[in-house]
Context: one part of a larger RNA
RNA sequence: GGAUGAACGCUAGCGACAGGCUUAACACAUGCAAGUCGAGGAGCAGCACAAGUAACAAUACCGGGUGGCGACCGGAGCACGGGUGAGUAACGCGUAUGCAACUUGCCUAUCAUGGGGGGAUAACCCGGCGAAAGUCAGACUAAUACCGCAUGAAGCAAGGGCCCCGCAUGGGGAUAUUUGCUAAAAAUUCAUCGAUGAUAGAUAGGCAUGCGUUCCAUUAGGCAGUUGGUGAGGUAAUGGCCCACCAAGGCAACGAUCGAGUAGCCGGACUGAGAGGUUGAACGGCCACAUUGGGACUGAGACACAGCCCAGACUCCUACGGGAGGCAGCAGUGGGGAAUAUUGCACAAUGGGGGAAACCCUGAUGCAGCGACGCCGCGUGGAGGAAGAAGGUCUUCGGAUUGUAAACUCCUGUUGUUGAGGAAGAUAAUGACGGUACACAACAAGGAAGUGACGUGCUAACUACGUGCCAGCAGCCGCGGUAAAACGUAGGUCACAAGCGUUGUCC
Numbered sequence: 001g002g003a004u005g006a007a008c009g010c011u012a013g014c015g016a017c018a019g020g021c022u023u024a025a026c027a028c029a030u031g032c033a034a035g036u037c038g039a040g041g042a043g044c045a046g047c048a049c050a051a052g053u054a055a056c057a058a059u060a061c062c063g064g065g066u067g068g069c070g071a072c073c074g075g076a077g078c079a080c081g082g083g084u085g086a087g088u089a090a091c092g093c094g095u096a097u098g099c100a101a102c103u104u105g106c107c108u109a110u111c112a113u114g115g116g117g118g119g120a121u122a123a124c125c126c127g128g129c130g131a132a133a134g135u136c137a138g139a140c141u142a143a144u145a146c147c148g149c150a151u152g153a154a155g156c157a158a159g160g161g162c163c164c165c166g167c168a169u170g171g172g173g174a175u176a177u178u179u180g181c182u183a184a185a186a187a188u189u190c191a192u193c194g195a196u197g198a199u200a201g202a203u204a205g206g207c208a209u210g211c212g213u214u215c216c217a218u219u220a221g222g223c224a225g226u227u228g229g230u231g232a233g234g235u236a237a238u239g240g241c242c243c244a245c246c247a248a249g250g251c252a253a254c255g256a257u258c259g260a261g262u263a264g265c266c267g268g269a270c271u272g273a274g275a276g277g278u279u280g281a282a283c284g285g286c287c288a289c290a291u292u293g294g295g296a297c298u299g300a301g302a303c304a305c306a307g308c309c310c311a312g313a314c315u316c317c318u319a320c321g322g323g324a325g326g327c328a329g330c331a332g333u334g335g336g337g338a339a340u341a342u343u344g345c346a347c348a349a350u351g352g353g354g355g356a357a358a359c360c361c362u363g364a365u366g367c368a369g370c371g372a373c374g375c376c377g378c379g380u381g382g383a384g385g386a387a388g389a390a391g392g393u394c395u396u397c398g399g400a401u402u403g404u405a406a407a408c409u410c411c412u413g414u415u416g417u418u419g420a421g422g423a424a425g426a427u428a429a430u431g432a433c434g435g436u437a438c439a440c441a442a443c444a445a446g447g448a449a450g451u452g453a454c455g456u457g458c459u460a461a462c463u464a465c466g467u468g469c470c471a472g473c474a475g476c477c478g479c480g481g482u483a484a485a486a487c488g489u490a491g492g493u494c495a496c497a498a499g500c501g502u503u504g505u506c507c
Base pairs, nucleotide, nucleotide: 001507002506003505004504006503007502008501009500010499013378014377015376017374020370021336026334027333028332030331031330032329036075037074040073041072043069044068047067048066049065052061053060054059083289084288085287092213093212094211095210096209097208098207099206102205103204107201108200109199110198111197112196113195115149117147118146125138127136128135129134154182155181156180157179158178159177162173163172164171165170187192214261215259221251223249226248227247228246229245230244231243233241264286265285266284267283268279269278270277271276291312292311293310294309295308314325315324316323317322342368344367345366346365350364351362352361353360354359381411382410383409384408391402392401393400394399415447416443417442418441419440421438425433450496451495452494453493454492455477457476458475462491463490464489465488466487472479473478
């Protein structure tokens, strides 16, 4: 000098953009953050409207008939999106390869199928237990829920022979070959939209390997499922992944192992001429985690932040028998701290989930609010104006300086205030932002400058008074003990400027 997620002191007019718990992965009141589908189903608690009954009417009763729909069965979603960086020195990440060892819901293309049955169960009803959370028994019923059967030159498994290929294990193909196994679901307002099997694609993942990836040697030896083989199991799949048996191996000064050392990694960011050093906030990719530890279930996908089970700690409710909870989602609270924001608006846009759609949901997102935290831009007036006014300061008392600075004259309206207009962003409609941005008119120089420094050098900028080794200053050297350009005040000057200075950290 540059940089900063900064903090502190003094000061402060405006706008655009970006960013805002670096500390306690500390504890959390309250609200919201994942709902949706009636064009799958049984149905009707509530709302509205028909119809009916009584009545002249108001009205009352009745009322799944219609719109629709709470709870229920069912579907796909909830594994995305959002948060955090505790753990992790690891194939975790980065990069480059491989899988002849794998999976892939929704989507796309192609081929084929969609025959015929069955038994339940929730809701509702009824009864019991319980303070509650909830739970148990009985009886009834449906489906795109569940389960058999059929079909299947398609697939899978095994066996037989044939062809082609490779990179070792091997891979691919054809066949009216043999045996075994494996499917389905309908709905509708008639536009559609689903179901099943197979092949291919796309997307998303899984696994393996080479190289790279912090400190300590005052950590030198370490490993028994350890290293390898055979077989069996498990998995979508390879593999000591697990198990039985067998062998005795595999790692290490090219740093194994230990560490109660540290740390999420990267694209990047900062700095530097570069090499390099430091860093990993924001944005993007990957990983890990969701009160602590463990476990599986469902599913195409989880060992699942707002799912389940168990154990621990903590908080809450309780009728003391037993229950409920998890903000490292968005706001917000307490606490910690030098320090970090609103319990805001909207789904209008972009995207996501569900749905045939209308639409519903979306603290993702779009916006607004707060704070000079940063960067950028603009303003605080312009021109003229010497009696060089007054005042201040200094003075050798002559004057010098502040200083064209002011006053004064003329002008302008960036900004500001007021008024009346008023968008784009959206496509036929739909705008939170927002009566915002912007443009127009009127008004009046009016409301808008500070901070730090001035001994030497870095470093631009000096005098007076006060003080008297005191009070104090100071980044280094050093100043101050009676004329201090170094302390304090004033005047002047210099630098930067809505900021300036100090402190911390990095180069």
About this RNA:
The prediction has a mean pLDDT of 81. The part of an RNA shown here (small-subunit ribosomal RNA, 5' domain) has 507 nucleotides and comes from an uncultured bacterium. The full RNA is in RNAcentral, with records from ENA and SILVA. It matches the Rfam family "Bacterial small subunit ribosomal RNA". The family is grouped with related families in Rfam's "SSU clan".